[in-house]
RNA sequence: UUCUUAUCUAGAGCGACGGAGGGACUGGCCCUGCGAUGUCGCGGCAACCUCCCCGAGGGGAAGGUGCCAAUUCCAGCGGGGUCGCAAGAUCCCGGGAGAUAACGA
Numbered sequence: 001u002u003c004u005u006a007u008c009u010a011g012a013g014c015g016a017c018g019g020a021g022g023g024a025c026u027g028g029c030c031c032u033g034c035g036a037u038g039u040c041g042c043g044g045c046a047a048c049c050u051c052c053c054c055g056a057g058g059g060g061a062a063g064g065u066g067c068c069a070a071u072u073c074c075a076g077c078g079g080g081g082u083c084g085c086a087a088g089a090u091c092c093c094g095g096g097a098g099a100u101a102a103c104g105a
Stems, first nucleotide, its partner, number of pairs: 001105002004102005013042005021031003025076004043068003048064002050060004072097001077094007
């Protein structure tokens, strides 16, 4: 980097450094000098791998990852419902993209 599978409306923040952008992309909408993003320390959440009892299932959190603004913040492509003269608004389903894990290449 990539294949496959699973999950993505739950949950969990303080400090130090630093100093302007950040939320993947595009649009929207947000966060941000009352200090963002990032790095580090400590803390926490969760339970994919893992550990224990094991039939189902249940329990743990030592270890490997992950995560700790907003549903993956919302939409993007297709279809449908409701409202509307229309423009459009809103809701639902599927897909796409993305993220994370596990096993492979």
Model confidence (mean pLDDT): 88 of 100.
Predicted 3D model of a 105-nucleotide RNA (SAM riboswitch aptamer (S box leader)) from Geobacter sp. UBA698.
Rfam family: SAM riboswitch aptamer (S box leader). Rfam links the family to the GO term regulation of gene expression. About the family: The SAM riboswitch is found upstream of a number of genes which code for proteins involved in methionine or cysteine biosynthesis in Gram-positive bacteria.